[in-house]
Molecule: Bacterial RNase P class A
Organism: Gemmatimonadaceae bacterium
RNA sequence: GCACGCGGCCGGACGGUCGCGAUCGGUGUCCCGCGAGGGGUGCCAUCGAGGAAAGUCCGGGCUCCAUGGGCAGGCUGCCAGGUAACGCCUGGGCGCAUCCGCGAGGGUGCGACGGACAGUGCCACAGAAAACAAACCGCCGAUGGCCCCCGGUUCGCCGGGGGAUCAGGCAAGGGCGAAACGGCGGGGUAAGAGCCCACCGCGCAUCUGGUAACAGGUGCGGCAUGGUAAACCCCAGCCGGAGCAAGGCCGAAUAGGCGGCGAGAGGCGCCCACCUCGACCAAGACGCCGCGGGUAGGCUGCUGGAGGGUGCGGGCGACCGCACCCCGAGAGAAAUGACCGUCCGGGCGGUGACGCCCGACAGAACCCGGCUUACAGGCCGCGUGCGCUC
Numbered sequence: 001g002c003a004c005g006c007g008g009c010c011g012g013a014c015g016g017u018c019g020c021g022a023u024c025g026g027u028g029u030c031c032c033g034c035g036a037g038g039g040g041u042g043c044c045a046u047c048g049a050g051g052a053a054a055g056u057c058c059g060g061g062c063u064c065c066a067u068g069g070g071c072a073g074g075c076u077g078c079c080a081g082g083u084a085a086c087g088c089c090u091g092g093g094c095g096c097a098u099c100c101g102c103g104a105g106g107g108u109g110c111g112a113c114g115g116a117c118a119g120u121g122c123c124a125c126a127g128a129a130a131a132c133a134a135a136c137c138g139c140c141g142a143u144g145g146c147c148c149c150c151g152g153u154u155c156g157c158c159g160g161g162g163g164a165u166c167a168g169g170c171a172a173g174g175g176c177g178a179a180a181c182g183g184c185g186g187g188g189u190a191a192g193a194g195c196c197c198a199c200c201g202c203g204c205a206u207c208u209g210g211u212a213a214c215a216g217g218u219g220c221g222g223c224a225u226g227g228u229a230a231a232c233c234c235c236a237g238c239c240g241g242a243g244c245a246a247g248g249c250c251g252a253a254u255a256g257g258c259g260g261c262g263a264g265a266g267g268c269g270c271c272c273a274c275c276u277c278g279a280c281c282a283a284g285a286c287g288c289c290g291c292g293g294g295u296a297g298g299c300u301g302c303u304g305g306a307g308g309g310u311g312c313g314g315g316c317g318a319c320c321g322c323a324c325c326c327c328g329a330g331a332g333a334a335a336u337g338a339c340c341g342u343c344c345g346g347g348c349g350g351u352g353a354c355g356c357c358c359g360a361c362a363g364a365a366c367c368c369g370g371c372u373u374a375c376a377g378g379c380c381g382c383g384u385g386c387g388c389u390c
Base pairs, nucleotide, nucleotide: 001386002385003384004383005382006381007380008379009378010377012343013342014341015340016339017338018337020048021047022046023045025044026043027042028041029040030039031038032037050361054372055371057370058369059368060367061366062243063242064241065240073239074238075237076236077235078092079091080090081089082088093113094111095110096109097108098107099106100105114234115233119232120231121228122227123226136174137173138170139169140168143167144166145165146163147162148161149160150159151158152157182200183199185197186196187195201223202221203220204219205218206217207216208215209214247300248299249298250297257291258290259289260288261287262286266281267280307326308325309324310323311322312321313320314319344359345358346357347356348355349354
């Protein structure tokens, strides 16, 4: 220097003009109000999106409701640590994949990586057989028959050889399959077989290292029972519900509710006799006053917080502690924008001066911690390999 990999960071800069939102800010002006004050508008000042504000997938804070215990149900699941907590993060272990390296080894990614002798279930197709075994091709046929040949014979049979023919033995080899009842080599055998032996695997015991997961060693066991738990299940841990449209305060107009007062058509009774009187009951409507609930609306919750920056210290790290400094949107269907100039970065054209084009993904709404997804372009660091120079 190039290539690849990994990690971290930035995500246009400055100035001008116009515009938008907010402000216990300053100031002018208009309107309402007796006033306290409220509302509109102009100028000035200050502030005004993100690394993901996104998906709403996990975990919490906060708020209200609920809250005897268990069962049921859901989630998580190697080990240790971090954290308010997590399904997140860090470090470590194991397995798989990939890259670099002759190799030892290293980098990166991924892993529902607790349990399959607690029990139950399932294992398509193919295949003989998919789990207390079995035998299609094949191998053998030692043993007992059968057939043939040779020899012997006291004619009962006896000995030897051959056939693969029946019974029988076997599971090495072939074949099927995702998977075939340990693997490989040797011995052994009629052929074979953990039948025997060494190594590997597996299980048990034990020792060493490690907090642990686990790793390594030694001894024993001859295999002692395939896979599947994102099948039921077992074990361990965790889990109440709803969400800022949570919740709290104030609260009209209109309609309706309740109460009081007024008014009182009417009903009933008595007396009298057709005109009055008395007293009782009392509906609806109506008027006035008061009370209470809800709605519109207003205020609050609301942004100073598991907050950010710098330094020092602890830790491999995630992270933690201390000191100092900083305050950075808070709405209401919702402002945060546009243009110009100079520069920056990239692309194209041009011999050149220069010209033209482009600058992503995306927009807060109660607030945090994560994960995931989107993203033009650029910067920095580390590792590995190769090349060059000294």